[in-house]
Molecule: Glycine riboswitch aptamer
Organism: Kibdelosporangium phytohabitans
RNA sequence: CGACGUCGUGCGGGAGAGACCGGGUUGCGCUAGGGGCCCGGCACCGAAGGAGCAAUUCCUCCCCGGAACCUCUCAGGUACCCAGGACCGCACGAAGAAG
Numbered sequence: 001c002g003a004c005g006u007c008g009u010g011c012g013g014g015a016g017a018g019a020c021c022g023g024g025u026u027g028c029g030c031u032a033g034g035g036g037c038c039c040g041g042c043a044c045c046g047a048a049g050g051a052g053c054a055a056u057u058c059c060u061c062c063c064c065g066g067a068a069c070c071u072c073u074c075a076g077g078u079a080c081c082c083a084g085g086a087c088c089g090c091a092c093g094a095a096g097a098a099g
Stems, first nucleotide, its partner, number of pairs: 001099001004096001006094008018042001020041007028033001043078003049074001050072003056068004
């Protein structure tokens, strides 16, 4: 000097599933209703986080062990908008680093 990977920051992209039911509360309306928020119930989603390895895939193959965008759905979420969002791309930075 430095391919390359890791982490951080910024920018861009970024899915799914309830306009459900009951209660409370607060507005609108002005008595027919409907909205916001909170609590509970049932149903559902899988892409923060968390957990698991029975199936699938990967770690060259079998065992073992591990990991995942797989599985579970504790947490989270379920019209639009907003927010969040695994992951992807670019730029910059930090500590590494084959050579």